[in-house]
RNA sequence: GGGCUCGUAGUAUAGCUUGGAUAGCAUGGGGGCCUCCGGAGCCUCAGACCCGGGUUCGAAUCCCGGCGGGCCCG
Numbered sequence: 001g002g003g004c005u006c007g008u009a010g011u012a013u014a015g016c017u018u019g020g021a022u023a024g025c026a027u028g029g030g031g032g033c034c035u036c037c038g039g040a041g042c043c044u045c046a047g048a049c050c051c052g053g054g055u056u057c058g059a060a061u062c063c064c065g066g067c068g069g070g071c072c073c074g
Stems, first nucleotide, its partner, number of pairs: 001073007010027002013024001020057001029045005050066005
C1' cells in the first nucleotide's frame, strides 16, 4: 500500500440480508417490595446504534468518505 471483516448502554449480545411501531435480551447500576439483616425472588427507573455526508416521507439497517480493532496478501 491492497483485500476481507467487525464497531449497538459499564460489559456481552440480537436486530442489518427484507428501511417503518418506544432499538430487544442478559448482566451490572439507582430506587422500592419482601426479610431481624443480607442474599435470592418480584416491581420499577436511568443508560447505547464509532464519526461525517448522501439517498428516502422515513436510516442501526442502503450508498460514499473517514476513524479504530482483527485477519490475510505484498
Transfer RNA from a Candidatus Methanomethylophilaceae archaeon, 74 nucleotides, folded computationally.
The organism belongs to Methanomethylophilaceae, within Archaea.
Model confidence (mean pLDDT): 80 of 100.
Its Rfam family is "tRNA". By type it is a transfer RNA.
It was read from a public genome assembly.